[in-house]
Context: one part of a larger RNA
RNA sequence: GGAUGAAUGCUGGCUGUAUGGAUAAGUCAUGCAAGUCGAACGGUCCGCAAGGACAGUGGCAGACGAGGUAGUAACACGUAGGUACGUACUCCAAAGUCGGGCAUAGCCAACCGAAAGGUUGGGUAAUUCCCGAUGGUCCCGCAAGGGUAAAGAUUUAUCGCUUUGGAAGCGGCCUGCGUAGUAUCAGCUUGUUGGUAAGGUAACGGCUUACCAAGGCUACGACGCUUAGGGGAGCUGAGAGGCUGACCCCCACCGAUGGGACUGAGACACGGCCCAUACUCCUACGGGAGGCCGCAGACGAGAAUACUCCGCAAUGGACGCAAGUCUGACGGGGCGAUACAGCGUGAUGGACGAAGUGCUUCGGUACGUAAACAUCUUUUAUGUGGGACGAAAUUAUUGACGGUACCACAUGAAUAAGGGGCUCCUAACUCUGUGCCAGCAGGAGCGGUAAUACAGAGGCCCCAAGCAUUAUCC
Numbered sequence: 001g002g003a004u005g006a007a008u009g010c011u012g013g014c015u016g017u018a019u020g021g022a023u024a025a026g027u028c029a030u031g032c033a034a035g036u037c038g039a040a041c042g043g044u045c046c047g048c049a050a051g052g053a054c055a056g057u058g059g060c061a062g063a064c065g066a067g068g069u070a071g072u073a074a075c076a077c078g079u080a081g082g083u084a085c086g087u088a089c090u091c092c093a094a095a096g097u098c099g100g101g102c103a104u105a106g107c108c109a110a111c112c113g114a115a116a117g118g119u120u121g122g123g124u125a126a127u128u129c130c131c132g133a134u135g136g137u138c139c140c141g142c143a144a145g146g147g148u149a150a151a152g153a154u155u156u157a158u159c160g161c162u163u164u165g166g167a168a169g170c171g172g173c174c175u176g177c178g179u180a181g182u183a184u185c186a187g188c189u190u191g192u193u194g195g196u197a198a199g200g201u202a203a204c205g206g207c208u209u210a211c212c213a214a215g216g217c218u219a220c221g222a223c224g225c226u227u228a229g230g231g232g233a234g235c236u237g238a239g240a241g242g243c244u245g246a247c248c249c250c251c252a253c254c255g256a257u258g259g260g261a262c263u264g265a266g267a268c269a270c271g272g273c274c275c276a277u278a279c280u281c282c283u284a285c286g287g288g289a290g291g292c293c294g295c296a297g298a299c300g301a302g303a304a305u306a307c308u309c310c311g312c313a314a315u316g317g318a319c320g321c322a323a324g325u326c327u328g329a330c331g332g333g334g335c336g337a338u339a340c341a342g343c344g345u346g347a348u349g350g351a352c353g354a355a356g357u358g359c360u361u362c363g364g365u366a367c368g369u370a371a372a373c374a375u376c377u378u379u380u381a382u383g384u385g386g387g388a389c390g391a392a393a394u395u396a397u398u399g400a401c402g403g404u405a406c407c408a409c410a411u412g413a414a415u416a417a418g419g420g421g422c423u424c425c426u427a428a429c430u431c432u433g434u435g436c437c438a439g440c441a442g443g444a445g446c447g448g449u450a451a452u453a454c455a456g457a458g459g460c461c462c463c464a465a466g467c468a469u470u471a472u473c474c
Stems, first nucleotide, its partner, number of pairs: 001474004006470005013343006019336002026299003030296003035060003040057002043054004067254003077178007085171003090167008098132004107122006136148001138147003152159002180226003187217003192214008229251004233244004256277005279290004307333001309332003315329001316327004346376004356367004381411006390401001418463005423444003429458005439446002
């Protein structure tokens, strides 16, 4: 000198764009953040009907999006390759969609419980479930042969369902190289290293098990310990490098703590389930309920970090044939000089130069064209009037932002300057007070009666809606 997710002190006019819990992955009141489909199904209710509302069964979604960085020194990440694998929705191609059946929720009845909730009986539907048929470019098999599928709805336009092959995108797994500190960590390892067989997986594999062999890693740092999410990138620097990993993007991991599986194309699942633990709450003491590291918000701790706002109008997502519903994603507004950028706080004229104040050699000199005063302008401010783009879409309809941006007119210099410093480094000097005191200070140092170094004043210097200080990095 540059930089910061900064904080503190003094000060503070406006606009735009960004950005804002870095500490306690501490605890959380309240509201909202994931639903949707009646064109799968039976019912109950409202209605004359058309039509609609409601819980339940069923389907799809809930594995995305949003958040955090605790753990992890590892195929976690980056990069370059590989393949023994999977893939709902989407697209392309081909073939098919036949015949039967058993249940069950809702409902009704009875009952238990404080509640959460539950038990028994009866009866019912489906795109729920089961059986049979057929079947192929499917599976097993050398072959013969064997096995294996489907679901309907409708306003008649279509939307679906089953099987197979392919595509795209996504994912699983494997490998080379790179990837912090420490030797005051030197030996580590028994499913350990390899083989055979079996099991398991979508898939290879000690992934698991049995048996066999005794291997495997290591000063090119194994093993241990400490620290840490990785990268794109950011800061600095002429570069090499050093430091960092906020916001945004990609990947990984996590969801009170620990463990487990279920469902499913996909999870071992933040707002699903089960168990244990701690904590909080309800209780009729028998038993139950909960998980903000979603958006706001509260307490706590902290130097320190915002509104319990508006809207689905746009973009995107889920569901739906659609209309549409949901969406704290997102689009916006609010707060904070937190950062960057821009603008303003007036312009021109105006004296041998007012007053006042400081200094003075008492002559004067400085503040100083500064003010006053005159003329002008209206960025900004305030008021009035008009008023969008963003809508994709052509008839009609649809804008949270917002009567916002912007435009025109009116008023009137009107609404707007501070902070730090002035011995040297280092731009900028005098007076008064104090008297090694009070104090200053980044370093050198200053102060003991003439202090340009302390305190005040006048003047000056540097920045400027900021200026200084502190912390950290180059």
Overview:
This is a predicted structure of a 474-nucleotide part of an RNA (small-subunit ribosomal RNA, 5' domain) from a Minisyncoccota bacterium. It was read from a public genome assembly.